[in-house]
RNA sequence: AGAGUUUGAUCAUGGCUCAGGAUGAACGCUAGCGGCAGGCCUAAUACAUGCAAGCCGAACGGUAAGGUCUCUUCGGAGAUACACGAGUGGCGCACGGGUGCGUAACGCGUAUGCGACCUACCUUUUACAGGGAAAUAGCCCCCGGAAACGGGGAUUAAUGUCCCAUACGCUUAUAAUAAUGCGUUAUUAUAAGUAAAGCUUUGGCGGUAAAAGAUGGGCAUGCGUCUCAUUAGCUAGAUGGUGAGGUAACGGCUCACCAUGGCGACGAUGGGUAGGGGUUCUGAGAGGAAGAUCCCCCACACUGGCACUGAGAUACGGGCCAGACUCCUACGGGAGGCAGCAGUAGGGAAUAUUGGUCAAUGGGUGAGAGCCUGAACCAGCCAUGCCGCGUGCAGGAAGACGGCCUUACGGGUUGUAAACUGCUUUUGAUCGGGAAGAAAGAGGUCUUGCGGGACCAGUUGACUGUACCGAUAGAAUAAGCACCGGCUAACUCCGUGCCAGCAGCCGCGGUAAUACGGAGGGUGCAAGCGUUGUCCGGAUUUAUUGGGUUUAAAGGGUACGUAGGCGGGCUAAUAAGUCAGUGGUAAAAUUUACCGGCUCAACCGGUAGUUAGCCAUUGAAACUGUUAGUCUUGAGUACGGUAGAGGUAGGCGGAAUUUAUGGUGUAGCGGUGAAAUGCAUAGAUACCAUAAAGAACACCGAUAGGUAAGCCAGCUUACUGGACCGUAACUGACGCUGAGGUACGAAAGCAUGGUUAGCAAACAGGAUUAGAUACCCUGGUAGUCCAUGCUGUAAACGAUGAUCACUCGAUGUAUGCUUAAUUGAGAGUAUGCGUCCAAGCGAAAGCGUUAAGUGAUCCACCUGGGGAGUACGUCCGCAAGGAUGAAACUCAAAGGAAUUGACGGGGGUCCGCACAAGCGGUGGAGCAUGUGGUUUAAUUCGAUGAUACGCGAGGAACCUUACCCGGGCUCGAAUGCUAUGUGACGGUAUCAGAGAUGAUACUUCCUACGGGCACAUAGCAAGGUGCUGCAUGGCUGUCGUCAGCUCGUGCCGUGAGGUGUUGGGUUAAGUCCCGCAACGAGCGCAACCCCUGUUGUUAGUUGCCACCAUUAGGUUGGGGACUCUAACGAGACUGCCUGCGCAAGCAGUGAGGAAGGUGGGGACGACGUCAAGUCAUCAUGGCCCUUACGCCCGGGGCUACACACGUGCUACAAUGGCGCAUACAAGGGGUAGCGAGCUAGUGAUAGUGAGCCAAUCCCGGAAAGUGCGUCACAGUCCGGAUCGCAGUCUGCAACUCGACUGCGUGAAGCUGGAAUCGCUAGUAAUCGCAUAUCAGCAAUGAUGCGGUGAAUACGUUCCCGGACCUUGUACACACCGCCCGUCAAGCCAUGGGAGUCGGGUGUACCUGAAGACAGUAGCCGUUAAGGACCUGUUUAGGGUAAAACCGGCGACUGGGGCUAAGUCGUAACAAGGUAACCGUA
Repeated sequence: AGAGUUUGAUCAUGGCUCAGGAUGAACGCUAGCGGCAGGCCUAAUACAUGCAAGCCGAACGGUAAGGUCUCUUCGGAGAUACACGAGUGGCGCACGGGUGCGUAACGCGUAUGCGACCUACCUUUUACAGGGAAAUAGCCCCCGGAAACGGGGAUUAAUGUCCCAUACGCUUAUAAUAAUGCGUUAUUAUAAGUAAAGCUUUGGCGGUAAAAGAUGGGCAUGCGUCUCAUUAGCUAGAUGGUGAGGUAACGGCUCACCAUGGCGACGAUGGGUAGGGGUUCUGAGAGGAAGAUCCCCCACACUGGCACUGAGAUACGGGCCAGACUCCUACGGGAGGCAGCAGUAGGGAAUAUUGGUCAAUGGGUGAGAGCCUGAACCAGCCAUGCCGCGUGCAGGAAGACGGCCUUACGGGUUGUAAACUGCUUUUGAUCGGGAAGAAAGAGGUCUUGCGGGACCAGUUGACUGUACCGAUAGAAUAAGCACCGGCUAACUCCGUGCCAGCAGCCGCGGUAAUACGGAGGGUGCAAGCGUUGUCCGGAUUUAUUGGGUUUAAAGGGUACGUAGGCGGGCUAAUAAGUCAGUGGUAAAAUUUACCGGCUCAACCGGUAGUUAGCCAUUGAAACUGUUAGUCUUGAGUACGGUAGAGGUAGGCGGAAUUUAUGGUGUAGCGGUGAAAUGCAUAGAUACCAUAAAGAACACCGAUAGGUAAGCCAGCUUACUGGACCGUAACUGACGCUGAGGUACGAAAGCAUGGUUAGCAAACAGGAUUAGAUACCCUGGUAGUCCAUGCUGUAAACGAUGAUCACUCGAUGUAUGCUUAAUUGAGAGUAUGCGUCCAAGCGAAAGCGUUAAGUGAUCCACCUGGGGAGUACGUCCGCAAGGAUGAAACUCAAAGGAAUUGACGGGGGUCCGCACAAGCGGUGGAGCAUGUGGUUUAAUUCGAUGAUACGCGAGGAACCUUACCCGGGCUCGAAUGCUAUGUGACGGUAUCAGAGAUGAUACUUCCUACGGGCACAUAGCAAGGUGCUGCAUGGCUGUCGUCAGCUCGUGCCGUGAGGUGUUGGGUUAAGUCCCGCAACGAGCGCAACCCCUGUUGUUAGUUGCCACCAUUAGGUUGGGGACUCUAACGAGACUGCCUGCGCAAGCAGUGAGGAAGGUGGGGACGACGUCAAGUCAUCAUGGCCCUUACGCCCGGGGCUACACACGUGCUACAAUGGCGCAUACAAGGGGUAGCGAGCUAGUGAUAGUGAGCCAAUCCCGGAAAGUGCGUCACAGUCCGGAUCGCAGUCUGCAACUCGACUGCGUGAAGCUGGAAUCGCUAGUAAUCGCAUAUCAGCAAUGAUGCGGUGAAUACGUUCCCGGACCUUGUACACACCGCCCGUCAAGCCAUGGGAGUCGGGUGUACCUGAAGACAGUAGCCGUUAAGGACCUGUUUAGGGUAAAACCGGCGACUGGGGCUAAGUCGUAACAAGGUAACCGUA
């Protein structure tokens, strides 16, 4: 100090989450020791038992127990300067200890004040202590009661009580003097009043009064001290005065009378919560949070009230009363209060022993010894925390065994780790020694005027035989927890298979999971480690330090103005703020630095430092404030001008519309995408004339003007507001902003009345549609208009508050003024309205003197999204509703700007058999073939929009074959290697069997001697067309032969990215040219390659034949001229011309040329897309099978058949069918072959067989065509399916299931609905030929070849696909996208709700204990003082009543949120298919 998370990526906004520290903690796993600390945070719930406050005989009367002594009848009695129960008296019990209920308060903190006060014990000083009296407890006697306890009688003491005396600097009153601003105080004088206690060892200890100190308290005041305004008004002793009472003391503290005040937006009152501080944690700090332990203060002591005693209490272990609860009881009545220490129950996630000692420190008491002390000091329990120590150290490689991983005869890792050798002994065990904490006090001696001091001897330890020290043996007694996807250090295997599970956030898991579970290994910390809770931090995410508000959340709709805040120049004074010095305070502990003590540390001690603040005082005077004076520039006034839809009220005007009347006129009008409803022969629409009515004001008109905003538009009149310019005459800071407040405030809406032409929610009808409660059409009422009143909201927007100052420019416009010459162009200046820019700002878009720049002042507002501008409450409103305005719950995002794509029923440009123009098809029929479906034992598998479907398959009868049924084999059907053995294996024959196979018989190697070959056995490697094409390689399809896709450097941008590649032209082309912050380059395009078209050269056999011979025939001789063959060349490049153009290039019936603008065709397929296809061509990771999912064999199946689809063939006929005759190809193939010729057969074919390993021989007759003939429009002399019979061929075998031939049979079909396909020239169409595969063939398929040989293209509006530029976007899995609402289901929290239950608070009334106060004849007291009783007032509690507030439950009900695959539609995002949105009905 940051990191993760919104996006395809980016920047910024913004929330959520994490890493750190802390803890009175809890839980899980684990655990060796010690030191120091800490330990009911919940039920201020209830408490058994024990202890926690007593002491004094040197105050007193005394003697219950004990000791000692004496006596004794042995029962007891007496004495005691031993001691002491109970009692009187004194001091203490108000401290110490606990808890945090209450309390938002002078409670606490801090600083002052008391001239308004008290203070026992202690200290100092002064003075005093004389005399007397009456009681009472105890003891004794009697009585009541279960008990607690109570009553009566007699008698008695005191340091108990009372009286008299005396008395001060005491109290009260009066007077005088002095001080003081006043209140008041001091001193003096006079008068009146008030005291005492003794004990004693004679040392002393006590007593009374007064003054002072110290200590402790009381009271008052300034300042500070949580939250809610959905708490805005509160208050009758309330505020003040006079008088009185009361108190230690001031005071409405209380009372009587008088006055009507007092508090509050600087937050009163009310509600909620809470002890406060020193401090603690965190933080760089400022802050934030907390208030355990320790210290200070406060409050409380079962709950509430009350006083008494006392120096002090409204009293934790005192009292009285009431209440609740518990216990005892003889039922009459009594007793009690752990929030003291232990402990118990309960509650809870959770917090300890019914321990020891007064040895030390401290407290009470006492003269003292001493006694008491759950204060305290110690011990026990608990890893609760902090700190320290240990669990060994060194050597040791065969890098052991084992584990894990692996590419597995090997290697890596665990790992010097272990074993083994040597060493050490902290800690633990055993044995031995052994502290400090202790100083005294009391006693003795000496000394001192007192206080006191010095010395002597002996005594006192709970902890504790503890800390510590020494010895002995021995590595011996001692390691876990969490994590390992990123954040975040640490990786592999197995299991699991969106299951089980994990998770702080993002997210993992659907068969190769570093994220689940286990293991190995690793990382981190370590006697602990993790998890959970809470706080601070990170979070500048409440921003004083230190944030924002055009679009992310956020400027009030606008103005005026109250309080408040802020405020121009100069002079003087003052000193409140401000600044400086000094003093006081700021407790200690804590924190920080240094030093020191426990072996270190934690811990403890010492010294120093820090401490804001508050108070006081001295000074300074710049700034702010205040006061006084002055100024003119801010502001205003005056005067003179200017412009304007500024406002209010009235009058007038024309065009248009509708209606009415009259006229002309006739059949339609109107409306739409198209229609219909509607109007019209009762005369519409149209045209003309006249009249009426209401509303709005064309042109001017604008990029303009005015207004605070909303808004304002015909002309004119009246009244009226503001602005601007000029002059610088007047005032002299009079200013700015503005919480509350007030006024204004579009449209819609509301109320009352009026008006109503047009338009037009609702409504009606017609269309559209799957529906259409819409869009469109025809009508139409509120409303729109006027007056008066209300409402008070809008995307009321510049999404930009008001005011002031400053900061480069350019340009347009409105209205003034100056200058010039009052006219023009200019120049200058002011106020407005705009555009473009510098600097600067901004996340960017953008803003930019009209700031979103730089500063100042004031106001308003924001703090993740949803829930929600909702609920409740309150205010306003006639209502509609408005204003104010939450929470529970839920999500990890929501949102802004810009970028790249993709998309659009956006735009522009362009291309393509894309459309159009044409030709021919498919879709209808029959058949062939493939697919789906169905069927089946099996119908093996794959391919499935385009890009599957005559596809893998370029040949399924067996084989193929992967499928099914059945029969068999198990190192296996094939191949390699090693070892051993054999000479076989095999062949022939026979038998069994469907065959595989099995059995039997016969027969049977080579050698160069090394071996080879074959087989058998054993072993190592098998085998799998089983799964995963979503683990892969390779290959392929498609976009697409589309023109694109990128890179380097530079430049621009915060960045993603852009530029280049865009633009202007051009091209088939990112082809080329020009321009340009780009310059270059790569993969693509083109070219290079092949075929074809022309030609030359070379070469002529098997090809050719013009000339010469020859023949039936290029048959033969001969020839290279020609054709042809096949090798090398030439040729085409917009090169030339004309026109256009800057150029690139384009055009031309141009020239030339065989060919002309890429000549035609092929091969060739950029970056990438579709998790496209293929694990069944092959290869391959992983998984699976192993007497089977492997292998062999026979048979069957892949050929099934109600159907559906794709691709084809043949047709439907006369441009044809049939018959006869006849012409012309190319490219291929051939020895297990092609097969001439001849013979046989109607034929398929058969027999025989020449030639040919091919420019030689053969397949091999090309067909359409041409000539002649026939058929005459019909289910035919068309068409050939189907079926029957008879055959041929291949093959082991044609039944399932081949092809072909002959004869016979002669189905559908007469040109094909919606729809749809191909093709732009040697193309379509049409005609045959050949080949691969192959024994044969289901081939009508595929791949090639040639023959004949068209039509059409105006053109790019539309359909489809594509390219580029641009635009919008809420899409990025990218429109097959995204996404909204109702309904249905489940879950969750919440509002309303008849009511019901509970809580606290206040009010009114009734009742009213104890106590206090006041009064009081009778009673008590010797009279008295006084007391009891009684009465009144007050009051805890109780009761009654009506309200308000808060909360729980609640039938039913409202919306909201969440939830992989529900329903209905399609509202939004593109022009989202009716632009969207805001307000209103």